[in-house]
């Protein structure tokens, strides 16, 4: 150089083109004599710029980060 696969909360995993959700974990609060479990509640994500459409994590092009493979 080219081919193939991957990138969503702090980690893991969901989302027929229609409100980006769970669990961990964190914070706060209740429960406890105090701690741990348990219970509610709170923040926190769609690698990047463009196309396409009423509408895009989801389709399309280019770049980027990892991963394989050819040469």
């Nucleotide at each position: 150089u080219c081919c193939c696969c991957g990138g969503u909360c702090g980690u893991c995993u969901a989302a027929c083109g229609g409100c980006a959700g769970g669990a961990c974990a964190g914070c706060a609060g209740g429960c406890u004599c105090u701690g741990a479990a348990c219970c509610u509640g709170c923040g926190a994500a769609u690698g990047g710029a463009g196309g396409u459409u009423c509408g895009a994590a989801u389709c399309c092009u280019c770049c980027c980060c990892g991963g394989g493979g050819a040469u």

The RNA shown here (transfer RNA) has 71 nucleotides and comes from a Myxococcota bacterium. Its Rfam family is "tRNA". The family's RNA type in Rfam is transfer RNA. Its mean pLDDT, the model's own confidence on a scale to 100, is 81.